[in-house]
RNA sequence: GGGCAUGUAGCUCAGUGGUAGAGCAUCGCCCUUAUAAGACGAGGGUCGCAGGUCCGAUUCCUGCCAUGCCCA
Numbered sequence: 001g002g003g004c005a006u007g008u009a010g011c012u013c014a015g016u017g018g019u020a021g022a023g024c025a026u027c028g029c030c031c032u033u034a035u036a037a038g039a040c041g042a043g044g045g046u047c048g049c050a051g052g053u054c055c056g057a058u059u060c061c062u063g064c065c066a067u068g069c070c071c072a
Stems, first nucleotide, its partner, number of pairs: 001071007010024004018055001026042003030038001048064005
């Protein structure tokens, strides 16, 4: 330098055009003499950045950035 993949909550990951979710973690409450376990609930996101297409984009297209792998 070229090619491919990935980028979404604190962490691990879903989500193939129509208001963004799960598990774990955090906090509250219930339960318990207390803790753990368990039950219920809450908070937490400019979906890597910038454009384009579209009535509407996390999703499709383009460029850039970061990480990983391969080729040279």